Context: one part of a larger RNA
């Protein structure tokens, strides 16, 4: 290279879009590019196979046939792919109804709690701790009342709930605005899938530039603790964490599981339709879509477990793996303010 494979051994890009490309539903005509076949031309000689001969045999060497093609013309075949004409509704799409949702941006209000600040009453301690003690407090804390100001988060409802492509989304209202799900016809008529380069979105932590700042809080100070303690613990605290704009593009970005369609036994559960039956009106109750969980058969797997949301059967189209260590490093390249990421080897070594 063939192959084999990718939940846990190496390996599914974090996640969408989505050009080019690969692949693609039913019927019937046409074509005859692939495809399959008949003729024919042509495929030097050796070299391959057979079979004969020649050197005593062998190797060698000669003669014949045969074989050797993504080959060329040329008739002809039409399933099945390709091109093409027509048609179809079941894959895709579209319209109406109705329904759940922390889905996305803006802009406004709300109560609890922390801290701060004025003022009252009020006196000696308050705080922390495994025990301190550093801290705070007679210049009146701590504790309690009353008023004031900021900022950040949103208890209980809260569910194996839901809603998003992911990453993530939670007070309450309004505006804008995506995507789903069901249902009954109707419409379009393969318009479908998948995607290298490409282009967007992307947690937290980091930078830029301006706010903003209660609480927590890397660094940092101090006090315990230790043999020491650059920690664990306690008193402090400053980037930061909050907003706006820009940039970073990473994470155990995890279901460690790419997507898409088809089949393949059932129980329980939950969420959202929808018919049905019940009821005063609901629940239970049957059926059936669509999400999400457990449990389990077949059948898979080295076990572990997966098991209609499969790690089963199969099709399609993309990504990746190819012993360990050097190394996710060096050099180059390209992107970034920087941090730094993408992309990616060798010596040697076991």
């Nucleotide at each position: 290279c063939u192959g084999g494979g990718c939940g846990u051994a190496a390996a599914g890009c974090g996640c969408a879009c989505g050009c080019a490309g690969g692949c693609g539903g039913u019927c019937a005509g046409a074509u005859a590019a692939g495809u399959c076949u008949g003729a024919u031309g042509u495929g030097a000689a050796a070299c391959c196979u057979u079979c004969u001969g020649g050197c005593u045999u062998a190797a060698c060497c000669a003669g014949a046939a045969g074989a050797c093609g993504u080959c060329g013309u040329u008739g002809g075949a039409u399933a099945c792919u390709g091109u093409u004409u027509g048609a179809c509704u079941u894959g895709a799409g579209g319209c109406g109804a109705u329904g759940a949702g922390a889905g996305g941006a803006a802009u406004g209000c709300g109560g609890a709690a922390u801290c701060c600040c004025c003022g009252g009453u009020g006196u000696a301690a308050u705080g922390g701790u495994g025990g301190a003690a550093u801290a705070u407090g007679u210049a009146g804390a701590u504790a309690u009342c009353g008023g004031g100001g900021g900022g950040a988060a949103c208890a209980u409802c809260u569910g194996a709930g839901g809603c998003g492509a992911a990453a993530g989304c939670g007070g309450c209202a309004u505006u804008c605005u995506g995507g789903c799900a069901u249902u009954a016809g109707c419409c379009u008529g393969a318009c479908g899938c998948u995607c290298a380069u490409g282009u967007g979105c992307g947690a937290a932590a980091g930078c830029g530039u301006g706010g903003g700042g209660a609480g927590c809080a890397a660094a940092c100070g101090g006090g315990a603790u230790u043999a020491g303690a650059u920690a664990c613990c306690c008193c402090g605290g400053u980037a930061g964490u909050c907003c706006a704009c820009g940039c970073u593009g990473u994470a155990a970005a995890c279901g460690a599981u790419g997507a898409a369609u088809a089949c393949u036994a059932g129980g329980c559960g939950u969420a959202g339709g929808u018919g049905g039956a019940g009821u005063u009106a609901a629940a239970c109750c049957c059926a059936u879509c669509u999400g999400u969980g457990c449990c389990g058969a077949a059948g898979c797997c080295a076990a572990c477990g997966c098991a209609u949301u499969a790690a089963g059967u199969a099709u399609u189209c993309c990504g990746c793996c190819u012993g360990g260590g050097a190394a996710g490093u060096a050099c180059g390249g390209c992107c970034g303010c920087a941090a730094g990421g993408c992309u990616a080897a060798a010596a040697c070594u076991c």
This is a predicted structure of a 350-nucleotide part of an RNA (small-subunit ribosomal RNA, central domain) from an uncultured bacterium.
RNAcentral holds the full RNA, with entries from SILVA.
Its Rfam family is "Bacterial small subunit ribosomal RNA".